[in-house]
RNA sequence: UACUUAUCCAGAAAGACAGAGGGAAUAGGCCCUGUGAAGUCUUAGCAACCUGUUGCUGAACAAGGUGCUAAAUCCUUCCCGUUUUGCGGGACAGAUAAGAG
Numbered sequence: 001u002a003c004u005u006a007u008c009c010a011g012a013a014a015g016a017c018a019g020a021g022g023g024a025a026u027a028g029g030c031c032c033u034g035u036g037a038a039g040u041c042u043u044a045g046c047a048a049c050c051u052g053u054u055g056c057u058g059a060a061c062a063a064g065g066u067g068c069u070a071a072a073u074c075c076u077u078c079c080c081g082u083u084u085u086g087c088g089g090g091a092c093a094g095a096u097a098a099g100a101g
Base pairs, nucleotide, nucleotide: 003099004098005097006096007095008094013043014042015041016040017039021032022031023030027076028075029074044069045068046067049065050064051062052061053060054059073093077091078090079089080088081087082086
C1' cells in the first nucleotide's frame, strides 16, 4: 500500500518543553487555539478488538499488545424514502482492531 470482517451519537487530561497553527485529505461551512495550536516527553485515565483467568457458550474479571482522551467520524457529496429550511436509512470516503497477501 490494496483486500476481508467488525465497530464508529458512549467513555476518558494534567504537567514539562515548544511557539502558531489545528479539527484525515481537496474545497466550503462551523469550531478550537498566545487563558498557548501542532509536535515530543512524563504521569494519569477511558475502552475492551486481540490476549489472559474463571466460567462453559449467557458471561464476569484483569489489563499484557494496540487504540483513544473537544464537538456524531464536527458537518457536507451521491442514492432511496418521507410529514421536505428538516428527518430517517443506505452507499462512498475515513479511523481503529483482527486476519490474510
Record summary:
SAM riboswitch aptamer (S box leader), 101 nucleotides, folded computationally.